[in-house]
């Protein structure tokens, strides 16, 4: 240069057109004689960026950044 994968909460990771979730992490309350453990319940997101289709996009479609992976000089 070329193809191709990923990129969603702090972290790990679903979620493939129709209310953005769960684990773990945090905070709080029950519970213990304290701790841990257990159980509830909240907090926490412009879904890397930018446009485009669509009533309606995390999902499709174009550029773009970043990382890994191949490829060919």
């Nucleotide at each position: 240069g070329c193809g191709g994968a990923c990129a969603u909460a702090a972290c790990u990771c679903a979620g493939c057109g129709g209310u953005a979730g769960a684990g773990u992490a945090c905070g709080a309350g029950c519970u213990u004689c304290c701790c841990a453990a257990g159980c509830u319940c909240g907090g926490g997101g412009u879904c890397g960026c930018g446009g485009g289709u669509u009533c309606g996009a995390a999902u499709c479609c174009c550029g773009u950044u970043g990382u890994c992976c191949g490829c060919u000089c």
This is a predicted structure of a 73-nucleotide RNA (transfer RNA) from a subsurface metagenome. The RNAcentral record of the sequence draws on ENA. The prediction has a mean pLDDT of 84.